[in-house]
């Protein structure tokens, strides 16, 4: 340099082009002598970045950044 894969909540990961979610973590309450466990509830997101297509984009197209793999 070329090609491919990945990037979504603090972490690990989902999401036929049509409301962005789960588990763990965190906060509150219940329970408990205290803690833990358990149960109930809650907060948290420019979907890496910038454009484009579309009525509508996390998803499709282009560029770009980061990480990984292969080739040279």
């Nucleotide at each position: 340099g070329u090609g491919c894969c990945a990037g979504u909540a603090g972490c690990u990961c989902a999401a036929c082009g049509g409301c962005a979610g789960a588990g763990c973590a965190c906060c509150g309450c219940a329970c408990u002598g205290u803690g833990g466990a358990u149960g109930c509830g809650g907060g948290g997101g420019u979907u890496g970045u910038g454009g484009g297509u579309u009525c509508g984009a996390a998803a499709c197209c282009c560029a770009u950044c980061u990480g990984g793999c292969a080739c040279c």

Source information
A computed fold for a 72-nucleotide RNA from an Anaerolineales bacterium, annotated as transfer RNA. The source organism's lineage runs through Bacteria, Bacillati, Chloroflexota, Anaerolineae and Anaerolineales. Rfam family: tRNA. By type it is a transfer RNA. Gene Ontology term of the family: triplet codon-amino acid adaptor activity.